[in-house]
RNA sequence: GCCGCCAUCGUCUAGCCUGGUCAGGACACGGGGCCUUCAAUCCCGGAACAUGGGUCCGAAUCCCAUUGGCGGUA
Numbered sequence: 001g002c003c004g005c006c007a008u009c010g011u012c013u014a015g016c017c018u019g020g021u022c023a024g025g026a027c028a029c030g031g032g033g034c035c036u037u038c039a040a041u042c043c044c045g046g047a048a049c050a051u052g053g054g055u056c057c058g059a060a061u062c063c064c065a066u067u068g069g070c071g072g073u074a
Stems, first nucleotide, its partner, number of pairs: 001073007010027004020057001029045005050066005
């Protein structure tokens, strides 16, 4: 240089191929119930689509470029 794969809440991850409900779950965090207190347990809450552009009525999802990471190749 070329080719391929990956990037989503604080962390891990589903959804992407097949565009359409408020982007779901676990742990963590905050508040509350229960308890003499703590733990456990139950309820509630906040929090995310790497960046830019395009297509489309509508994009996390399709297309292009860029950035970062990993692998392959001379």
A computed fold for a 74-nucleotide RNA from a Candidatus Parcubacteria bacterium, annotated as transfer RNA. The sequence was found in a public genome assembly. Its Rfam family is "tRNA". Rfam classes the family as a transfer RNA. The prediction has a mean pLDDT of 82.